[in-house]
Context: one part of a larger RNA
RNA sequence: CUGGGCGUAAAGGGCGCGUAGGCGGCUUUAUAAGUCGGGGGUGAAAGCCUGUGGCUCAACCACAGAAUUGCCUUCGAUACUGUAUGGCUUGAGACCGGAAGAGGUUAGUGGAACUGCGAGUGUAGAGGUGAAAUUCGUAGAUAUUCGCAAGAACACCAGUGGCGAAGGCGGCUGACUGGUCCGGUUCUGACGCUGAGGCGCGAAAGCGUGGGGAGCAAACAGGAUUAGAUACCCUGGUAGUCCACGCCGUAAACGAUGAAUGCCAGCCGUUGGGCAGCUUGCUGCUCAGUGGCGCAGCUAACGCUUUAAGCAUUCCGCCUGGGGAGUACGGUCGCAAGAUUAAAACUC
Numbered sequence: 001c002u003g004g005g006c007g008u009a010a011a012g013g014g015c016g017c018g019u020a021g022g023c024g025g026c027u028u029u030a031u032a033a034g035u036c037g038g039g040g041g042u043g044a045a046a047g048c049c050u051g052u053g054g055c056u057c058a059a060c061c062a063c064a065g066a067a068u069u070g071c072c073u074u075c076g077a078u079a080c081u082g083u084a085u086g087g088c089u090u091g092a093g094a095c096c097g098g099a100a101g102a103g104g105u106u107a108g109u110g111g112a113a114c115u116g117c118g119a120g121u122g123u124a125g126a127g128g129u130g131a132a133a134u135u136c137g138u139a140g141a142u143a144u145u146c147g148c149a150a151g152a153a154c155a156c157c158a159g160u161g162g163c164g165a166a167g168g169c170g171g172c173u174g175a176c177u178g179g180u181c182c183g184g185u186u187c188u189g190a191c192g193c194u195g196a197g198g199c200g201c202g203a204a205a206g207c208g209u210g211g212g213g214a215g216c217a218a219a220c221a222g223g224a225u226u227a228g229a230u231a232c233c234c235u236g237g238u239a240g241u242c243c244a245c246g247c248c249g250u251a252a253a254c255g256a257u258g259a260a261u262g263c264c265a266g267c268c269g270u271u272g273g274g275c276a277g278c279u280u281g282c283u284g285c286u287c288a289g290u291g292g293c294g295c296a297g298c299u300a301a302c303g304c305u306u307u308a309a310g311c312a313u314u315c316c317g318c319c320u321g322g323g324g325a326g327u328a329c330g331g332u333c334g335c336a337a338g339a340u341u342a343a344a345a346c347u348c
Stems, first nucleotide, its partner, number of pairs: 003320004007302002012316001014201004021194003025088003029084003033081002035077008049065006091191001092188003095184005103177007110154001115149007125136002162169002206247006215241002220236004258315006266293013297304002321348003330341004
């Protein structure tokens, strides 16, 4: 390479939008590029292969055929693909009527708690632990009551509940705004799927500038524990955590499962719609989500099972023994930290 694979053995890109490309619904006519068939030309000889013959045989040699899987040309075929043309509505989109939601951005606002400050009551302890000590407290702590301030997070509701492409999103109210679902079947008429590059989004930590700083808390200090204790436990405590703007671009970014479409037993929950029935709060049917179990099938097994890891098709990404190594060098990006792309020697 031909292949074989990617839930857990190596392997799905963190996620989306989308360029090129690849692939693409039903149908009419035309064309005949791909495709298929016939003819012609060419495809040197030698060699290979088959047959026959010649050296006594063989090697060797001669003759004939086949092969030369290709290219060019010509005549046909028209199912499929392509191209052109016309039509269609099931895919896709639009329109109208409903619906749910922690989807996003921004402004405002509420209560509980922690902490600090002021004041009152009150007196000797408090705190902390396995036990202690560091620590706080007669300059009045802890406890308790009232008031004030500030920052951050939103108990209950809360739910294998909801929304979002993923990261993620949770007090309440307003403004602006994205997507989805159901019903109608009014319109467009394949407008679709995927997507190398590219562009955008992307937890936490980290970085830059300026704010903010209650609680928590890397680093750090002290007290314990211990043989030691650069830890686990305790008392403190700075970056940070919060806000604005700009970077970083990584995660067990996980369902360790790429996206899209069709098909293939069921049963039981739950969320959002719709339809029907009646006994009006239940039953049945149906679409879209989200869970549990399970047949066929698949799987090395575990398990998956209409939300597939089943049966198929299209497109992208990725894997190819372990270590060296996601490293070195070089390139690109970054303020840096570093990220990304990505080897080899050697070794088992």